Notes: This is a predicted structure of a 1391-nucleotide RNA (small-subunit ribosomal RNA) from an uncultured bacterium. Rfam family: Bacterial small subunit ribosomal RNA. Rfam links the family to the GO terms structural constituent of ribosome and ribosome.
[in-house]
RNA sequence: AAUUCGCCCUUAGAGUUUGAUCCUGGCUCAGGACGAACGCUGGCGGCGUGCUUUAAACAUGCAAGUCGAACGGGAUAUUUGAGUAGCUUGCUACGAUAAUAUCUAGUGGCGGAUGGGUGAGUAACACGUGAGCAACCUGCCUACUACAGGGGAAUAACAUCUAGAAAUAGGUGCUAAUACCGCAUAUGACCACAGACCGGCAUCGGUCAGGGGUGAAAGGAGUUAAAUCUGGUAGUAGAGGGGCUUGCGCAUCAUUAGCUAGUUGGUGAGGUAACUGCUCACCAAGGCUACGAUAGGUAGCCGGCCUGAGAGGGUGAACGGCCACACUGGAACUGAGACACGGUCCAGACUCCUACGGGAGGCAGCAGUGGGGAAUAUUGCACAAUGGAGGAAACUCUGAUGCAGCGACGUCGCGUGAAUGAUGAAGGCCUUCGGGUCGUAAAAUUCUGUCCUUGGGGAAGAUAAUGACGGUACCCAAGGAGGAAGCCCCGGCUAACUACGUGCCAGCAGCCGCGGUAAUACGUAGGGGGCGAGCGUUGUCCGGAAUUAUUGGGCGUAAAGGGUUCGCAGGCGGUCUGAUAAGUCAGAUGUGAAAGACUAUGGCUCAACCAUGGCAAGCAUUUGAAACUGUUAGACUUGAGUUAAGGAGAGGAAAGCAGAAUUCCUAGUGUAGCGGUGAAAUGCGUAGAUAUUAGGAGGAACACCAGUGGCGAAGGCGACUUUCUGGACUUAUACUGACGCUGAGGAACGAAAGCGUGGGGAGCAAACAGGAUUAGAUACCCUGGUAGUCCACGCUGUAAACGAGAAGUGAUAGGUGUCGGGGGUCAAACCUCGGUGCCGGAGUAAACGCAUUAAGCACUCCGCCUGGGGAGUACGUACGCAAGUAUGAAACUCAAAGGAAUUGACGGGGACCCGCACAAGCAGCGGAGCAUGUGGUUUAAUUCGAAGCAACGCGAAGAACCUUACCAGGGCUUGACAUGCCACUGACCGCGCUAGAGAUAGCGUUUUACCUUCGGGUACAGUGGACACAGGUGGUGCAUGGUUGUCGUCAGCUCGUGUCGUGAGAUGUUGGGUUAAGUCCCGCAACGAGCGCAACCCCUAUUUUUAGUUGCCAUCAUUAAGUUGGGCACUCUAGAGAGACUGCCGAUGAUAAAUCGGAGGAAGGUGGGGAGGACGUCAAAUCAUCAUGCCCCCUAUGACCUGGGCUACACGCGUGCUACAAUGGCUAAUACAAAGAGUUGCAAAACCGUGAGGUAGAGCUAAUCUCAUAAAGUUAGUCUCAGUUCGGAUUGUAGUCUGCAACUCGACUACAUGAAGUUGGAAUCGCUAGUAAUCGUAAAUCAGAAUGUUACGGCGAAUAAGAGCUCGAGUCUUGUACUCACCGCCCGUCA
Repeated sequence: AAUUCGCCCUUAGAGUUUGAUCCUGGCUCAGGACGAACGCUGGCGGCGUGCUUUAAACAUGCAAGUCGAACGGGAUAUUUGAGUAGCUUGCUACGAUAAUAUCUAGUGGCGGAUGGGUGAGUAACACGUGAGCAACCUGCCUACUACAGGGGAAUAACAUCUAGAAAUAGGUGCUAAUACCGCAUAUGACCACAGACCGGCAUCGGUCAGGGGUGAAAGGAGUUAAAUCUGGUAGUAGAGGGGCUUGCGCAUCAUUAGCUAGUUGGUGAGGUAACUGCUCACCAAGGCUACGAUAGGUAGCCGGCCUGAGAGGGUGAACGGCCACACUGGAACUGAGACACGGUCCAGACUCCUACGGGAGGCAGCAGUGGGGAAUAUUGCACAAUGGAGGAAACUCUGAUGCAGCGACGUCGCGUGAAUGAUGAAGGCCUUCGGGUCGUAAAAUUCUGUCCUUGGGGAAGAUAAUGACGGUACCCAAGGAGGAAGCCCCGGCUAACUACGUGCCAGCAGCCGCGGUAAUACGUAGGGGGCGAGCGUUGUCCGGAAUUAUUGGGCGUAAAGGGUUCGCAGGCGGUCUGAUAAGUCAGAUGUGAAAGACUAUGGCUCAACCAUGGCAAGCAUUUGAAACUGUUAGACUUGAGUUAAGGAGAGGAAAGCAGAAUUCCUAGUGUAGCGGUGAAAUGCGUAGAUAUUAGGAGGAACACCAGUGGCGAAGGCGACUUUCUGGACUUAUACUGACGCUGAGGAACGAAAGCGUGGGGAGCAAACAGGAUUAGAUACCCUGGUAGUCCACGCUGUAAACGAGAAGUGAUAGGUGUCGGGGGUCAAACCUCGGUGCCGGAGUAAACGCAUUAAGCACUCCGCCUGGGGAGUACGUACGCAAGUAUGAAACUCAAAGGAAUUGACGGGGACCCGCACAAGCAGCGGAGCAUGUGGUUUAAUUCGAAGCAACGCGAAGAACCUUACCAGGGCUUGACAUGCCACUGACCGCGCUAGAGAUAGCGUUUUACCUUCGGGUACAGUGGACACAGGUGGUGCAUGGUUGUCGUCAGCUCGUGUCGUGAGAUGUUGGGUUAAGUCCCGCAACGAGCGCAACCCCUAUUUUUAGUUGCCAUCAUUAAGUUGGGCACUCUAGAGAGACUGCCGAUGAUAAAUCGGAGGAAGGUGGGGAGGACGUCAAAUCAUCAUGCCCCCUAUGACCUGGGCUACACGCGUGCUACAAUGGCUAAUACAAAGAGUUGCAAAACCGUGAGGUAGAGCUAAUCUCAUAAAGUUAGUCUCAGUUCGGAUUGUAGUCUGCAACUCGACUACAUGAAGUUGGAAUCGCUAGUAAUCGUAAAUCAGAAUGUUACGGCGAAUAAGAGCUCGAGUCUUGUACUCACCGCCCGUCA
């Protein structure tokens, strides 16, 4: 210090269901680990580690031998050398014999049972842990005791013969031993007998004494001989090793529930080292099992390892312990030890040899080979160390082991340089074009030397010798920045962003998801982030996951309470006392192998690595404690039960019986319908129905009472009477004395439908038939109608069998009904017990809600749940007559499925309210002709856009050319237009001629600005040239700005603070009134505020005042005429004011807001119009007004010209005009406006023309002149109901005007022509007062060209004052599986 206790420390979350929220719940991610593999990359060293797959097959070499000091031989060498032979007589050769040294096949001994490998088998005393053997064995080793006398017979080798291809085998003969066998000896040992003592948990064990029986031995070395050493035999003890027994622990399936015949036990025998059914004979009938037997599938077990805060979960490579196995199966032999990896035998498969007769083999030893596989190394060195076998020893053997090699396979350490260095270089990338960034990064300068290279020295490991590693570690010197960086990622989770390419393609992706032309998500680049000799991916395990919950979850609605009760086993259990000590708690002892982990030190330079010491649950034994639980003994009464007296009840079963009603039958009366429906029809009826009266038959159900009333365990139970019977409740006495609660299996009950047998059958009514409805209608509606419904006896065993809430017990605020008792009272009030409802507090809950009848606080026990779908399906089993019920998966697939609540939207939901929305009216449209727009069609082109309301007389306030964007043809290419450069020419401009359809081309004419140093330069214009660029009515309105439409001039839309809610959100803004109005008042957990409403602005209606010209004229003059004088009173003009505010009165209302009525007033309740359009919706419209991002075209998608087209025409639609006529047409006369416009203009008078118009030109830049006669109206006349004197289309002829031009393609005029049309089907539009209807006038655009548009005035109604219906909008409320919001969502079938 670890550990234990206490303190401290340690425990992390995120994405994804929704429009948003809270919850439930799954999926996914971030962490760690690996004997790994794959991809890209790769400098060095240390320490580790490396067939997880085919216990598949193996070439080759090696992995177990050793001892000559056990034995007889043999070989070689040396020495001795009897003797023999040759002869050169002392030499040579051979050589008996003896000796020494080395080697050795064989006999013999010890060892080959260790070491090394593998995990196939095994669910087992295999393993782990703790005990036991009084039921056991033990070679070598250690200690001790005793002994070794004397004999015998063989046999390998060897020799020889034989067989065989070989392996090998056989015969004959010789020989040795520590080989083999008798005999002798025997303290111990063993066997049987019998005695004493001691001990023990039974069988029994130990010690002592007695006699009897059985059983041993081997030598060798050494020496002159010894000593000595080494071996041998018997025995005792030890150490170490093994064997056996046993408690506990040890995974999965019950869709495996019964298993077992040596099975369980006994007696006897055999067998073993030893116990035992281990084996056998006989006897008995046992043994195991829901605490999971048996069967099936899977698996070597452990120390440990990984993970985790822990509890746990996973795993069993390397290292260590045990087990099992050795080609597959079986068997024994030898031996101390094996049923034996490198032994034997048999069988099998496979491989090899063969002369076909027969033989040989076993890498799961170390290397190695092919095979399998995603995948795993060298046919290395050495016995130097450690250890093992043999030997007396030297020594031999040792792929154990020590080392080296290969592999980033893992882990630890080091390096790939350091300092200075801004012009912020070049280059890349981005850019708002200014710059930014890579970036002090580089270059450059100055240094260093870890690794590296070269040279030199050089260990420890080794006690005297011996070093594979190895000239290795390490040290010294020199050298030179030289040789050494990659991988993944950058949408969120998750650290890190831009450009280009691509265009739902290519692709990415762990989850959510990204990609359909501006992709931080694909690919590339630049930049950035992370880790780093590695980095990512894949696979597997734990974690996060409280997502199996002991620690630590749940079951009203999310998954989940069994349909109900009884009840065996089991679990749990009231009060008091004593005992005990099983559980419990404490101490001690034994064990808990080592390694590992943790920790303190120490050794390699550090670290990894290594060394030494320390430390633990558990199990067993033992000693204590006695509160609690258990056990046991005794007692108690409150839990439970019994007894007595009562009353309540659709509790159950059986028998009997009443009335009402339906139907049917009989008879009477009676006549044409009845019945049925939204409306009908089928049906019934003149053969007499329905209706009505009387009588009868039969079956089923029980009106009123009747009640969130009663009873029952639930299902369920409803006329009345009787019989039998269960339970609960109240009151009170006595008794028993924990007798209780729950309850897996089990048993009983269990709606409706259904099934079986037999009855019954009135009504109702599946199926079925017919009639309707409908596109269809196998439905809803109608007319009929069979099973069934009813009864008896059986079966079925399920329901939304629901309070979607299991049962039991205890305690925990109330209020108010009701049912049954009791107390109390005259009656009440009140108190109390048991049931049954509502409201509500604390508490609880995701919320909704629950709340003494808990879903709150606790305990006991049972059942059930673990994402959605597949599926309550399949298979199996059980039950059932069947239908089916019970039990009950998986493959595959999705990232959700779900609960509660919120905001909206929607509803063929509700309430209230408003609007020309309807109703009441007026006038239309839809029919005709024409105009105009659009669709369609056509075309070279018929340019483009607009599309329900909210496109369609819309963009277009005006297409003959132009416009013009379209088409055909002809020409242009720095361009029709802008800026910049160069050259040439010249002022520019203008004018003429020729060719051409014109654009254009050619020719000609006319004309020189400024400065000057006279060389030239500048400005402008034209021409020519080269580039930057111009240009685009090309695309995208779904990239945009701006503008606009629409809901809608509807009354709404929000915010701050506060409050409520976990939250989304709510409140305010709801409610009661009122208003045109979220207008105002009152109330209110809200108080205020903003954008909207209203008001402020303009026009108009009345009036005052100021001012009177071009306006006006009452008075006075004057004229043809307000023409002129005069005047400014009036009209009018246009400035400034006044006036209207529910101010006043009455009623109603709440004493309010306000409403209704009235007065006064020119005007009365916003006086009438206009402008003004909240938050937002529709990806609404517009890239063709304009602007603009991106894309596209660039001798054309640009620009010019001529001609054509936008004007087409079978047809559909919209919007208008004119009509159809007498409230009219025509003719004549005649009256009264407003508002505008006018100098490229309006144009008068006068004259000409039937007319359009022409000539002419006064006046007017306008209250002065002109356009300019207003028309309907009025007064006369005519027409007289007709296709007309209505209507005017169409067509012909002749003209006018504008314009370069009137053919395609203008308007107008005159004459002639005189079509359809006689008031318009379904349907549909506008309008509430100076409005509709009707009448004309003007203007913009414009050369010309309105039936359109926008303004102006004249005349001038009808109807409504309601809220039933249609449409639309608003507020509140309700349901929702919708939220792209009902044009939603979604089901089934088919393709």